About this RNA: Model confidence (mean pLDDT): 81 of 100. Transfer RNA from a Bacteroidota bacterium, 72 nucleotides, folded computationally. It matches the Rfam family "tRNA". By type it is a transfer RNA.

């Protein structure tokens, strides 16, 4: 330099191919206990960035950024 893959919550991952973004673990508060753990209830927080298409975009298109694989 060329080609491809990936980017969603603090972490690991979904989202049935365009129609209100979810799970598990974690964190915080409450409950329970003599105390703690476990259990139960509640809360916490996100679509890499910028444009485009569309009534509507995590999803389609373009560019950029980051990580990664292959080729040279």
């Nucleotide at each position: 330099g060329g080609a491809g893959a990936u980017g969603u919550a603090g972490c690991u991952c979904a989202a049935u191919u365009g129609g209100u973004a979810g799970a598990g673990c974690g964190u915080c508060g409450g409950u329970c206990u003599g105390a703690a753990a476990a259990g139960c209830c509640g809360a916490u927080a996100g679509c890499a960035u910028a444009g485009g298409u569309u009534c509507g975009a995590a999803u389609c298109c373009u560019a950029u950024c980051a990580u990664u694989u292959c080729c040279a």